[in-house]
Context: one part of a larger RNA
């Protein structure tokens, strides 16, 4: 000297921060992922206009208006938010390389959208089930779906310049294959396709970064090789033939821990400790496996299957995953509202208006920690009363009070009152922050220590007791070391004590 800290005693205020370190332990509840009607059919409440019937209550039927729930498509949902449980391994980090790749939405250029066609959902009926869900039969739309022409496109073969360790990249010829969607508020927004281009990812790869030798030998897809399969891509990635390698004392193989870096703490500094909060990466999302969509997952609030758990049943069968914000049980020395709002940054989605957003802006609550403020200045000695010590002369608490005089930071009570929001409007925070009046020293100190180290001493009580201690060591009858008082020191809204780390 520090800390995501806890205990003890205290305690006024205010900025900024940060806050389950333990059971990756189980969770009630509410919200955290939607949007577009400028992609489509369709249309429910409700208004208006009007007509008919009428028991004067209604009840029916047309036209306009409206736009809800639910449904087909699209784009999101793969990002943002959370854990660190696995991982000692190209995970990280840092240096190349990809002639082995891939990239929705965005920018740039280029060319282009001819013709037809069948459906399934919503919706109607008709049923099954306790419910979750379903099941037939029947109509329909579209930027959903199919087919046909089709080319700068693709994909094979053949020649070829050039550049490589090496052409699958380029150019010519020939064959097969293949795209398109339309909306409008007439400005525009979309759609096919190809080639660049930014960001973004995927692989390789050299180096670097924990212990154990009381772990010394390990290894059959195990090393390579041809084919073939798979993938965007290289490869034992997966096959299946053949070959017998590979690796390891510079630690193989095995155990034990343990996400990684940027940083953080400490130190003159080499280094030592550490990986909370903010960034970047990685991983995982009840445990386990597994695809599917889809530019992108093998997906935290998506599926399917087994498992443990839990909750519903009409017992036949369903349902659920908070390591999202809050909130609750439990575990713990120990960590917080079931807040407001999308105003502001930023996201998704829309032509725009806008919705949505526990991301994120703020606000509650904790002396958690850091910064700052304050608890009043000046005077003011018959050194008052009291306390305590005493040599009884007096000394000391002590200018401290007490008075006078001042001052309002703070605080209380009244006025104003924001910037934060780029032309008008639009502010959760917030009647805050600020500013002004008034009132009155008012409303605000405490701890921990006085042998030594180590700053600061006396009386009493106790009498190896009671008890104190970080280390030496106090305490058995005058204890500066235990308890009390009174004085001193040390820090101060804090001061101590435990813990860890240097």
């Nucleotide at each position: 000297g520090a800390u995501g800290a806890a205990c003890g005693c205290u305690a006024g205020c205010g900025g900024u921060g940060u806050g389950c370190c333990u059971a990756a332990u189980g969770c009630a509840u509410g919200c955290a992922a939607g949007u577009c009607g400028a992609a489509c059919g369709g249309g429910a409440a409700g208004c208006u206009u009007u007509g008919g019937a009428c028991u004067c209550g209604u009840c029916u039927g047309a036209a306009g208006c409206g736009g809800a729930g639910a449904g087909u498509g699209g784009c999101g949902a793969a990002c943002g938010g959370g854990u660190g449980a696995g991982u000692a391994a190209c995970a990280c980090g840092u240096u190349g390389g990809u002639g082995a790749c891939c990239u929705a939405c965005c920018c740039c250029a280029a060319a282009g959208a001819g013709g037809g066609g069948g459906a399934c959902a919503a919706c109607c009926a008709u049923u099954g089930g306790a419910a979750a869900c379903g099941a037939u039969g029947g109509c329909u739309a579209a930027u959903a779906c199919c087919c046909c022409a089709g080319a700068u496109g693709u994909a094979u073969a053949a020649c070829u310049a050039u550049u490589u360790a090496g052409a699958a990249a380029g150019g010519u010829u020939a064959u097969a294959c293949u795209a398109a969607a339309g909306c409008u508020c007439c400005g525009g927004c979309g759609c096919u396709u190809u080639g660049g281009g930014a960001g973004g990812g995927g692989c390789c790869u050299g180096c670097g970064g924990u212990c154990c030798a009381u772990c010394a030998g390990c290894u059959a897809g195990u090393u390579g090789g041809u084919a073939a399969g798979g993938u965007a891509a290289a490869g034992g990635c997966u096959u299946a033939c053949c070959a017998a390698g590979g690796c390891a004392a510079a630690g193989a193989c095995g155990g034990a821990u343990a996400g990684g870096g940027g940083g953080c703490g400490u130190g003159a500094g080499a280094g030592c400790g550490u990986g909370a909060c903010c960034c970047c990466c990685c991983a995982c999302a009840c445990u386990g496996g597994u695809a599917c969509u889809g530019a992108g997952a093998c997906a935290c609030g998506g599926a399917c299957c087994a498992g443990a758990u839990a909750c519903c049943u009409g017992c036949g069968g369903g349902u659920a995953g908070c390591a999202g914000c809050a909130g609750c049980a439990a575990g713990g020395a120990a960590u917080a509202u079931u807040g407001c709002c999308c105003a502001a940054u930023g996201g998704a989605c829309g032509g725009a208006a806008g919705u949505c957003u526990g991301a994120g802006g703020c606000a509650g609550c904790a002396a958690c920690a850091c910064c700052g403020c304050g608890u009043g200045g000046a005077g003011g000695a018959u050194g008052a009363a009291g306390g305590c010590c005493u040599u009884c002369g007096g000394g000391u608490c002590g200018u401290a009070a007490a008075c006078u005089c001042c001052u309002u930071u703070u605080c209380u009570g009244g006025g104003g009152g924001a910037a934060g929001a780029g032309a008008a409007a639009g502010g959760a925070c917030g009647g805050u922050a600020c500013c002004c009046c008034a009132g009155g020293a008012a409303u605000a100190a405490g701890u921990c220590u006085c042998g030594g180290c180590u700053a600061a001493c006396u009386a009493c009580g106790u009498g190896c007791c009671a008890g104190c201690a970080g280390c030496c060591g106090c305490g058995g009858u005058a204890a500066a070391g235990c308890g009390u008082a009174g004085g001193a020191g040390g820090c101060g809204a804090g001061c101590g004590u435990u813990a860890u780390c240097c």
Molecule: small-subunit ribosomal RNA, 5' domain
Organism: uncultured bacterium